[in-house]
């Protein structure tokens, strides 16, 4: 220099263009003499800026970041 893939709660992984969900973690509760475990509930996210669309996590463009391949 050229090419490809990825970017979503604190972490990890989902999500036919149509209400962003699960697990772990965290917080509260039940239980217990106390704690752990178990059970119930809660909190929390789409990398940035544009475009297309009635509607974008998803499609398009340009950036930014990470990873890989070629040179």
């Nucleotide at each position: 220099g050229g090419g490809a893939g990825c970017g979503u709660c604190g972490u990890u992984c989902a999500a036919u263009g149509g209400c962003a969900g699960g697990a772990c973690a965290c917080c509260g509760g039940u239980c217990u003499c106390c704690a752990a475990a178990a059970c119930c509930g809660g909190c929390a996210a789409u990398c940035u800026a544009g475009g297309u669309u009635c509607a974008a996590g998803u499609c398009c463009u340009a950036g930014c970041g990470c990873u890989c391949c070629c040179g």

About this RNA
Transfer RNA from a Pseudomonadota bacterium, 71 nucleotides, folded computationally. Lineage of the source: Bacteria > Pseudomonadati > Pseudomonadota. Its mean pLDDT, the model's own confidence on a scale to 100, is 83. The sequence is in RNAcentral, with records from ENA. It matches the Rfam family "tRNA". Rfam classes the family as a transfer RNA.